Transfer RNA from a Patescibacteria group bacterium, 71 nucleotides, folded computationally. The prediction has a mean pLDDT of 83. RNAcentral holds the sequence, with entries from ENA. The organism belongs to Bacteria candidate phyla, within Bacteria. It matches the Rfam family "tRNA". About the family: Transfer RNA (tRNA) molecules are approximately 80 nucleotides in length. The family's RNA type in Rfam is transfer RNA.
[in-house]
RNA sequence: GGGUCCAUAGUUUAGUGGUAAAAUUUCGGUCUCCAAAACCGAAGUCCUCCGUUCGAGUCGGAGUGGGCCCG
Numbered sequence: 001g002g003g004u005c006c007a008u009a010g011u012u013u014a015g016u017g018g019u020a021a022a023a024u025u026u027c028g029g030u031c032u033c034c035a036a037a038a039c040c041g042a043a044g045u046c047c048u049c050c051g052u053u054c055g056a057g058u059c060g061g062a063g064u065g066g067g068c069c070c071g
Base pairs, nucleotide, nucleotide: 001070002069003068004067005066006065007064010024011023012022013021018054025043026042027041028040029039030038047063048062049061050060051059
């Protein structure tokens, strides 16, 4: 330099163009003499910009970062 794939919560990952989700983590509560476990509740997210569309995490383009292959 060329090709290809990926980017969603602090972490690991789901998500057919129509209200973003689970586990874990954190915080609060119940329980307990205390703590753990268990149970209940809450907080927290679509890499950036532009475009298509009534509507984009999803489709298109560019950029940034990362993995793999070729040279």